Transfer RNA from an uncultured Chloroflexota bacterium, 87 nucleotides, folded computationally. It matches the Rfam family "tRNA". The coordinates come from a structure-prediction model, not an experiment, and the mean pLDDT is 80.

RNA sequence: GCCGAGGUGGCGGAACAGGCAGACGCGUCGGUCUCAAAAACCGAUGUCCGCAAGGACGUGCGAGUUCGAAUCUCGCUCUCGGCACCA
Repeated sequence: GCCGAGGUGGCGGAACAGGCAGACGCGUCGGUCUCAAAAACCGAUGUCCGCAAGGACGUGCGAGUUCGAAUCUCGCUCUCGGCACCA
C1' cells in the first nucleotide's frame, strides 16, 4: 500500500428488509432480611441541565441521503486478521 472484519454506558454484549439505542449479564447505588455481614430478593443505574415535572445531547470523527440513520453512501481515524513490500 491492497483486501476483509470491527469501534455502542464503568465492563461484557444486544438491537441491521432504516422506526422507543443500550435488551440481557456483570459492576455500582438505595432498600428488605440479619446482632452484624455475606448470600438472596426488590428498585434504580448512558451523559448533561433541572427541586420536580421535564428538557437537551448521545452508537469512533466529519459530511451526505431520508420524515426518520447504531443500521445506507462518501471521506477520515483507530484496532484486529490476511496479502504485498521489506532490493